[in-house]
Molecule: transfer RNA
Organism: archaeon
RNA sequence: GGGAUAGUAGCUUAGCCUGGUUGGAGCACCCGGCUGAUAACCGGGAGGUCGCCGGUUCAAAUCCGGCCUAUCCCA
Numbered sequence: 001g002g003g004a005u006a007g008u009a010g011c012u013u014a015g016c017c018u019g020g021u022u023g024g025a026g027c028a029c030c031c032g033g034c035u036g037a038u039a040a041c042c043g044g045g046a047g048g049u050c051g052c053c054g055g056u057u058c059a060a061a062u063c064c065g066g067c068c069u070a071u072c073c074c075a
Stems, first nucleotide, its partner, number of pairs: 001074007010027004020058001029045005051067005
């Protein structure tokens, strides 16, 4: 220098191919219940500019382009 894959909550991850309800789940965190108390269990809550910028569209996590980061391959 060229190519492939990946980037979504504090962590892990689904959804992307095939655009359409307010982006979901587990763990962790906060509140409550249960218990003599703790854990486990049950109920509720907060937490996301979907890596960044731009384009297409009535509508973009999803499609297109550029860039950044990580891993791998080729040279």